[in-house]
RNA sequence: AGUUCUUGUCAGCCAAAUCUUCGGGCGAGCCGGAGAGCGGAGGAACCAACUCUGGGGUGUGUUCUGCCAAGCAGAAGGGACAUCUUUCAGUCCUAACCCGACAGCUAACUUCGUAGGCAGUGAAAGGGACAGGU
Numbered sequence: 001a002g003u004u005c006u007u008g009u010c011a012g013c014c015a016a017a018u019c020u021u022c023g024g025g026c027g028a029g030c031c032g033g034a035g036a037g038c039g040g041a042g043g044a045a046c047c048a049a050c051u052c053u054g055g056g057g058u059g060u061g062u063u064c065u066g067c068c069a070a071g072c073a074g075a076a077g078g079g080a081c082a083u084c085u086u087u088c089a090g091u092c093c094u095a096a097c098c099c100g101a102c103a104g105c106u107a108a109c110u111u112c113g114u115a116g117g118c119a120g121u122g123a124a125a126g127g128g129a130c131a132g133g134u
Base pairs, nucleotide, nucleotide: 005133006132007131008130009129010128012118013117014116018036019035020034021033022032023031024030037114038113039112040111041110042109047104054102055099056098057097058096062076063075064074065073066072067071077094078093079092080091081090084126085125086124087123088122089121
């Protein structure tokens, strides 16, 4: 120095929502502009299909059943829970907002957003970084 084995610690998360740059401001995770990245919408042909029980979009957040309705309950489906990934068990959630008579798909093209919220359920297996031991 390398390899095997072994012990301990560490890694933030959901979401598209991050980064660069210019100006303002005492300063900031603030305000405004531009760009890159990421995400959404509108929009031909062809194909498809509907038009009051109005229809449609973002989003995991829908469908069915029971009760006279609201609402509540249950089931199925979907999503989340320490966090590098997977599996099992357990526990939760199944919202909210928007367009305004109107949009299927959709090349070219047009256009919008880049917020906000949260942080302790376990077990097993397999990886990464650092430190130590053999």